Predicted 3D model of an 82-nucleotide RNA (transfer RNA) from Rhodotorula sphaerocarpa. Its Rfam family is "tRNA". By type it is a transfer RNA. The prediction has a mean pLDDT of 81. Lineage of the source: Eukaryota > Opisthokonta > Pucciniomycotina > Sporidiobolales > Rhodotorula. The sequence is in RNAcentral, with records from ENA.

RNA sequence: GCUCCUUUAGCACAGUUGGCAGUGCGCCAGACUGUUAACAAACGCAAUCUGGAGGUCGACAGUUCGAUCCUGUCAGGGAGCG
Numbered sequence: 001g002c003u004c005c006u007u008u009a010g011c012a013c014a015g016u017u018g019g020c021a022g023u024g025c026g027c028c029a030g031a032c033u034g035u036u037a038a039c040a041a042a043c044g045c046a047a048u049c050u051g052g053a054g055g056u057c058g059a060c061a062g063u064u065c066g067a068u069c070c071u072g073u074c075a076g077g078g079a080g081c082g
Stems, first nucleotide, its partner, number of pairs: 001081007010025004019065001027052005033046003058074005
């Protein structure tokens, strides 16, 4: 230098013939049960359940009524070739 893959929530990733952005973990709150050891409770911690927050879908442009999705350029990461 060329080619290909990849970029979506804090992390790991799904997603779509172009029409509401999701899952798990993590985070926050609540409920309930348990727990240290002596009366109990509270606090803390743990399991389970419920709810919630968190995203300019890498950037910019184009096509389109409408783009996370299609096209172009650029950028980050990875692989191959020279």